[in-house]
Molecule: Bacterial RNase P class A
Organism: Jonesia denitrificans
RNA sequence: UGAGACGACCAGACGGCCGCGGGAGCGAUGCUCCUGAGGAACGUCCGGGCUCCACAGAGCAAGGUGGUGGGUAACUCCCACCCAGGGUGACCUGCGGGAAAGUGCCACAGAAAACAGACCGCCCACCACGUGUGGGUAAGGGUGAAACGGUGGUGUAAGAGACCACCAGCAUGCCAGGUGACUGGCGUGGCUAGGUAAACCCCACCUGGAGCAAGGCCAGACAGGACACAAUGACGCUGCUCGUUGAGUGUCCGGGUAGGCUGCUAGAGCGAUGCGGUAACGCACCGUCGAGAUGGAUGGCCGUCACCUUCGGUGAGUGAUCACCAUGAGGGACAGAACCCGGCGUAUCGGUCGUCUCAUCCG
Numbered sequence: 001u002g003a004g005a006c007g008a009c010c011a012g013a014c015g016g017c018c019g020c021g022g023g024a025g026c027g028a029u030g031c032u033c034c035u036g037a038g039g040a041a042c043g044u045c046c047g048g049g050c051u052c053c054a055c056a057g058a059g060c061a062a063g064g065u066g067g068u069g070g071g072u073a074a075c076u077c078c079c080a081c082c083c084a085g086g087g088u089g090a091c092c093u094g095c096g097g098g099a100a101a102g103u104g105c106c107a108c109a110g111a112a113a114a115c116a117g118a119c120c121g122c123c124c125a126c127c128a129c130g131u132g133u134g135g136g137u138a139a140g141g142g143u144g145a146a147a148c149g150g151u152g153g154u155g156u157a158a159g160a161g162a163c164c165a166c167c168a169g170c171a172u173g174c175c176a177g178g179u180g181a182c183u184g185g186c187g188u189g190g191c192u193a194g195g196u197a198a199a200c201c202c203c204a205c206c207u208g209g210a211g212c213a214a215g216g217c218c219a220g221a222c223a224g225g226a227c228a229c230a231a232u233g234a235c236g237c238u239g240c241u242c243g244u245u246g247a248g249u250g251u252c253c254g255g256g257u258a259g260g261c262u263g264c265u266a267g268a269g270c271g272a273u274g275c276g277g278u279a280a281c282g283c284a285c286c287g288u289c290g291a292g293a294u295g296g297a298u299g300g301c302c303g304u305c306a307c308c309u310u311c312g313g314u315g316a317g318u319g320a321u322c323a324c325c326a327u328g329a330g331g332g333a334c335a336g337a338a339c340c341c342g343g344c345g346u347a348u349c350g351g352u353c354g355u356c357u358c359a360u361c362c363g
Base pairs, nucleotide, nucleotide: 001359002358003357004356005355006354007353008352009351010350012305013304014303015302016301017300018299020036021035022034023033024032025031026030038334042345043344045343046342047341048340049339050211051210052209053208062207063206064205065204066203067081068080069079070078071077082096083094084093085092086091097202098201102200103199104196105195106194119141120140121137122136123135124134125133126132149167150166151165152164153163154162168192170189171188172187173186174185175184176183177182215262216261217260218259224253225252226251227250228249229248233245234244235243236242269288270287271286273284274283275282276281307331308330309329310328312325313324314323315322316321
C1' cells in the first nucleotide's frame, strides 16, 4: 500500500419563529418555567416479573429442550471449552443424545438401494453350435449423494476376510491427563457395522391457563308517560255494597348505558471506580432520575456550521491517484413508545475507532 477477519460506537450540532403531549407555579378561560422516542421503540419468535383464575399426590397424554462445564430471575439466550465441517490465515458455521431396540423411507440413474443381488465381463460344464442353456464369481466395467472396509500377498477353474500382513473403522479391557465433553497410549476380539430421528420411536430433563382490553376503586345508569283494575291503607261523608286518593298488578308507548381514578413507570434501572472471575457475570461503594399518551403528543419552516456525492480550477506524478482552492447542484437512512424487563431475529443513508490476519514493497 492492497485485500480481509473480529469487536465497539455515532445516528448531525447550534440559534430563531410557530405548534403539540405531560408536570409545576401564578395576579388563571391565559402566561411563565421544566420536560418529551430507539438502536432497533419494529416483528411479537422465546424467557421472566406483575395480575386474575385453577390446583391433594403420582402417573399417562400433549408440547418443548438435547455435546460438556459455567452465567442468569429465567430462556430456544450468553461465556469458555470439546467434537465435526469450511478458510493459506485472522476467523467462521453446526436443531451437536440414541441408527449392532423396533418400524418406515432412500428421488433420478443403475443389474442391484439393504436378511442382498448376476446387466456386461471372467471361469467351468453341457449342447440343438446360437446374440444358446445351467452353474460359480462382487476381483474388473458402468450408474449414483450413497454399492456391503482399503492396499498388497497366499489361494483358486475364476474368485472371495476363505486365509495372512499393514492401514482405517467398530466393540471391549487397562493405563495416563482433564471437574467434564473428550484426548493420548498399550492390548484383546470378530473381519466390518450404509444413510435418514426439523420420520415414527427410545432415553434424559422441563412445562397449569389467560393476559394491563390483566386486575382494583369511585361515580353514574337500569328513567318516564298513558290507560284499566284496585287493598285488609289513608282521608271525606256517615244511615250506606258511597266518593276521593292510590301501594300494587296488567297492557301499550318510550328512554338510557363501556365516564373518571388507579395499575403507570425508581427499575433484575443507568453511569463511574475498586475487587473476584480467562469470560459471560457477580459483589462493594459513590453518583444519577431519562416519556407516560388513550384516537393516541414528540412536528414544521428559516439561518449558520460540519459530513457525504458530483461538477469546476491549480499543483505533484509515466500512470492509477493524491493534495489544495473555490463554493454551484444534490443528499441524510431504517423506523417510531403504549404494563415493565432479559434475549433472539429482521431493517438501516453514511461515518468513526480499536485489535488481528494474508499478500507485496522498503529499511